[in-house]
RNA sequence: ACGAUGAGAAACUAGGGUUCCGGUCUAAAGUAAAACGGCGUCAGGUCCAAGAGUUUCCGGUCUCGAAAUAACGAGACUCCACGGAGGGAAAAAAGCCCGGGAGGU
Numbered sequence: 001a002c003g004a005u006g007a008g009a010a011a012c013u014a015g016g017g018u019u020c021c022g023g024u025c026u027a028a029a030g031u032a033a034a035a036c037g038g039c040g041u042c043a044g045g046u047c048c049a050a051g052a053g054u055u056u057c058c059g060g061u062c063u064c065g066a067a068a069u070a071a072c073g074a075g076a077c078u079c080c081a082c083g084g085a086g087g088g089a090a091a092a093a094a095g096c097c098c099g100g101g102a103g104g105u
Base pairs, nucleotide, nucleotide: 006058008057009056010055011054012053015048016047020045021044022042023039024038025037059078060077061076062075063074064073065072080100082103086098087097088096
């Protein structure tokens, strides 16, 4: 330098942690119970969540029908994609964000 992309939306999943909920642990001779405490080394709910994960929707392009620069309907296409370290977050962490970045080929 080249190559690729719609910087679209929603739901979800891999994954992620620990505010809240749940779980679990902890008391004096013994027994029982146990939090505003400890534990995420706790396979849960809430929660966060993918450019290179999934689905759907919207958008875009083209073709056809019909129409006549429009609006409407149908179909096709919308590809590909190795990747840190470090930093950011009023719970925290992460495949989140910086970032299809640096770098590599």